[in-house]
RNA sequence: UCUUAUCCAGAGCGGUGGAGGGACGGGCCCGAUGAAGCCCGGCAACCGGCGCUGACACCCCGGUGGACGGCGCACGGUGCCAAUUCCCGCAGAAUGGCGUUCCAUUCUGGGAGAUGAGA
Repeated sequence: UCUUAUCCAGAGCGGUGGAGGGACGGGCCCGAUGAAGCCCGGCAACCGGCGCUGACACCCCGGUGGACGGCGCACGGUGCCAAUUCCCGCAGAAUGGCGUUCCAUUCUGGGAGAUGAGA
C1' cells in the first nucleotide's frame, strides 16, 4: 500500500505519573474531585490452539479417521476498556421552516479513521 470482516454491546471508586486527551478540520466534551504514558486488573472472542458436535470415509461390524459449519474454553497472538468510530465533514431522499442555491430533523449511500485476518 492492496483485499476483506467488524465498528449503537462490553470492560477498575487499583498503583505509578504528572498535563494533557478525545486520528485530522469544525463542534462539543473529558481532565489537579487529577489527562497522556507505564504496571496491575478487566472486556471481547478476530486469528491460532484445545474440547464437544459430526456429513462422510476406511476397515479385522466394533473401532479409527474426520470436511464445512455450530457450540464451548480463554491456553497462545493481537485488540479494546468516557460519550455510537462522541457528533458532523461528501452525495442523495423524505418531512418541516409559506416558492430557488439557505436552515433543521430523519433516513440511505459514500469518504475518512480504527481493529483483526490475508497479500

Annotation
RNAcentral holds the sequence, with entries from MGnify. The RNA shown here (SAM riboswitch aptamer (S box leader)) has 119 nucleotides and comes from a soil metagenome. The prediction has a mean pLDDT of 86. Rfam family: SAM riboswitch aptamer (S box leader). Rfam's curators write: The SAM riboswitch is found upstream of a number of genes which code for proteins involved in methionine or cysteine biosynthesis in Gram-positive bacteria.